[in-house]
RNA sequence: CCCGAUAAAGGCAAACCCGGGGAAACCCGGGGGCGCAAAGCCCACGGACCCUCGCGACUUGAACUUGGUCGCAGGGUGGCCGGGCUGCCGAAG
Numbered sequence: 001c002c003c004g005a006u007a008a009a010g011g012c013a014a015a016c017c018c019g020g021g022g023a024a025a026c027c028c029g030g031g032g033g034c035g036c037a038a039a040g041c042c043c044a045c046g047g048a049c050c051c052u053c054g055c056g057a058c059u060u061g062a063a064c065u066u067g068g069u070c071g072c073a074g075g076g077u078g079g080c081c082g083g084g085c086u087g088c089c090g091a092a093g
Stems, first nucleotide, its partner, number of pairs: 002093001003090002011036002016031006034079001040085003045082003048077005054072006
């Protein structure tokens, strides 16, 4: 240095519940604890997924509304992955 233990000391905190924000995805605070060796920090740039207060086309339909699909636009997720920076501990190999 790679690596990561039924090690030690600490750390973070999913679902869910409560309060708040948002049209929504989702976010913030508290409880909670599924997990995490970078689930520490930066980044939504590329891939992926999710949303639709908005625009356009198509579709079902007798027609309208609603709905659905695709595109545009705008958002969301860093606990989906890639990327950048840093870091605790030390068994075996």